[in-house]
Context: one part of a larger RNA
RNA sequence: CUCUGGUUAAGGAACUCGGCAUAAUGACCCCGUAACUUCGGGAGAAGGGGUACCACAUUAGCGUGUAAGGUUUUCCCCCAAGCGUGAGGUGGUCGCAGUGAAAAGGCCCAAGCGACUGUUUACUAAAAACACAGGUCUCUGCUAAGUCGUAAGACGAUGUAUAGGGGCUGAUGCCUGCCCGGUGCCGGAAGGUUACGAGGAGGGGUUAGAUCUUCGGAUCGAAGCUCUGAAUCUAAGCCCCGGUAAACGGCGGCCGUAACUAUAACGGUCCUAAGGUAGCGAAAUUCCUUGUCGGGUAAGUUCCGACCUGCACGAAAGGCAUAACGACUUGGGCGCUGUCUCAACCAGGGACUCG
Repeated sequence: CUCUGGUUAAGGAACUCGGCAUAAUGACCCCGUAACUUCGGGAGAAGGGGUACCACAUUAGCGUGUAAGGUUUUCCCCCAAGCGUGAGGUGGUCGCAGUGAAAAGGCCCAAGCGACUGUUUACUAAAAACACAGGUCUCUGCUAAGUCGUAAGACGAUGUAUAGGGGCUGAUGCCUGCCCGGUGCCGGAAGGUUACGAGGAGGGGUUAGAUCUUCGGAUCGAAGCUCUGAAUCUAAGCCCCGGUAAACGGCGGCCGUAACUAUAACGGUCCUAAGGUAGCGAAAUUCCUUGUCGGGUAAGUUCCGACCUGCACGAAAGGCAUAACGACUUGGGCGCUGUCUCAACCAGGGACUCG
């Protein structure tokens, strides 16, 4: 110097990102116990007091329960004794100290998030993430939908819409506004468009033949074979017409106006499918920003309560509340302490020296 353990004057978080770590609390009995609450809780809330040994004393009581007794029908009742258990009281004794060692909650206030118990990154993340009961939408009528498989087949399910699959939300309470123009989905079928196919007008190739011929060939060209092919008929789909937002999604701007000023209940105008309702709001969301005011501190970029100017909250990618719960996050307080002021000493293991 390092590790482990112990003690410490005075102070007591001044340490630090942060009370991290330490210390403290701790058992049993009694008293006592707030806000809030879903009336269950909260709660071991908080906060207090007691605890050893001896005598009275084989204590009172209680349990068991024999003998005796009662009722007497198996049984049951009451119970000396014995055994077990055992508060409380009075008096006394000792120590600094009596759950004498060990083992054994620190607590409170306020806020955020998630209702809760659970689950998770085996080996840096345990959480506000996942799940959850509950809610809702949608598909599925049974050879179900969906899933695995080339298939056979299997799961779903030896189930049958109070069932099964998928999506979203996430206890509970109060609620969940407006927009169907775009995209999706569902329904519709009049019209437009449209594939294969049907159809076959017309056209091309070939040439028996015909005509012409400079006899080389040229032109025309039926049938057959073959290539091509217009009109016309023709489904879903798309266009079209409706519906649907707990489907994907979206939810404005400018100008003026009240008898101080300021502000604008009010008016005008443009645009839109419709212009953000309730509730909340500098928020896990606020850039400007340490916004402003209030509280807490001597002093507070954090915290709590408000305000609303919401850069860029907002209603099942749910909104706002919420008792209980949390090895979650944030702020404050009491207790407690070597975290610190500021370090000291002790014990042991290393290091170090010798061997």